Context: one part of a larger RNA
RNA sequence: UUGGGCCUAAAGCGUUCGUAGCCGGAUUAGUUAGUCUUGGGUGAAAUCGUUGCGCUUAACAAAACGACGUGCUUGAGAUACUGCUAGUCUAGAGACCGGGAGGCGUGAAGAGUAUUCCUGAGGGAGCGGUAAAAUGCUAUAAUCUCAGGAGGACUACCUGUGGCGAAGGCGCUUCACGAGAACGGGUCUGACGGUGAGGAACGAAAGCUAGGGGAGCAAACCGGAUUAGAUGCCCGAGUAGUCCUAGCCGUAAACGCUGUGUACUAGAUGUUGCGUAUUCUUCGUGGAUACGCAGUGUCGGAGCGAAGGCAUUAAGUACACCGCCUGGGAAGUACGGUCGCAAGGCUGAAACUU
Numbered sequence: 001u002u003g004g005g006c007c008u009a010a011a012g013c014g015u016u017c018g019u020a021g022c023c024g025g026a027u028u029a030g031u032u033a034g035u036c037u038u039g040g041g042u043g044a045a046a047u048c049g050u051u052g053c054g055c056u057u058a059a060c061a062a063a064a065c066g067a068c069g070u071g072c073u074u075g076a077g078a079u080a081c082u083g084c085u086a087g088u089c090u091a092g093a094g095a096c097c098g099g100g101a102g103g104c105g106u107g108a109a110g111a112g113u114a115u116u117c118c119u120g121a122g123g124g125a126g127c128g129g130u131a132a133a134a135u136g137c138u139a140u141a142a143u144c145u146c147a148g149g150a151g152g153a154c155u156a157c158c159u160g161u162g163g164c165g166a167a168g169g170c171g172c173u174u175c176a177c178g179a180g181a182a183c184g185g186g187u188c189u190g191a192c193g194g195u196g197a198g199g200a201a202c203g204a205a206a207g208c209u210a211g212g213g214g215a216g217c218a219a220a221c222c223g224g225a226u227u228a229g230a231u232g233c234c235c236g237a238g239u240a241g242u243c244c245u246a247g248c249c250g251u252a253a254a255c256g257c258u259g260u261g262u263a264c265u266a267g268a269u270g271u272u273g274c275g276u277a278u279u280c281u282u283c284g285u286g287g288a289u290a291c292g293c294a295g296u297g298u299c300g301g302a303g304c305g306a307a308g309g310c311a312u313u314a315a316g317u318a319c320a321c322c323g324c325c326u327g328g329g330a331a332g333u334a335c336g337g338u339c340g341c342a343a344g345g346c347u348g349a350a351a352c353u354u
Base pairs, nucleotide, nucleotide: 004325005324006323007308008307012322014202015201016200017199021195022194023193025089026088027087028086029085030084031083033082034081035078036077037076038075039074040073041072042071048066049065050064051063054060092192093189094188095187096185097184098183104178105177106176107175108174109173110172111155112154116150117149118148119147120146121145122144126137127136163170164169207248208247209246210245211244212243216242217241222236223235224234259321260320261319262318263317264316267299268298269297270296271295272294273293274292275291276290277289278288279287280286303310304309327354328353329352336347337346338345339344
């Protein structure tokens, strides 16, 4: 509950696609369903107003007239708007073409430094670690130096409030396949659009199932320290895991704590991509300046805001659609349902308390 909100007070679904629904560009004609005007019917009584009347008066009761009567129904009329039907258009949307940008995705092949281990050679007493130590390693030759090999993970510099992606996220090189966005052209379609309850897909890390793999790191666990104690911080070890393949899970401070789309509303200054013009040029996929479009930052005016602040990437001004909130705790718990192998997820109260 005819109300107010959702950056930070409670509140934007993690993200996208999309069904129903809701909303929807310009223009012409028709229709008259919605809508508007007007007439008829119906719209109980009580109640309400006026008048007079009955109880001694009043309250009250009864009567007449009036008023009220959102609505329903049936005629007549209007045609701006909405709808519907038919047609036309190109500013939205999409397709096409062109040359560029990109850590966008999937698969394969290859490369690189380092750590660890092994082998050989050199060498011969310590190494390692810390605030200080010790556990630990080491005469079965360690640490250190050189050469060779194995194996797994990772991808320094470039690296940039730089790029790409719906979000999660994405960073060595090459190839193959696939996808999207921006810019420019204005060739084509001709409103094909926006949002989106249900629904579907994707979705970090951890975790789970099966099979591989295992260098480094490292929950658990063990040991050494510290300490009154030390189930920790520090040190030495170390298993799951981290990696790959196939499947599940479906959650995060999944954050811009800001839903999506469209239009409008001062500027200034960086930067990325594309285009246009001018100019420099070593003439190249080069450089500079200005302008346009698209992205991404910083500052700032109006306006907004409780303030912090936001400010053409809005938290301004509006419209459309969805989601969500309603004191704290109990509680994201219980119960039920549903999904999952499980862990648990989604949905989600109340008593009571304050």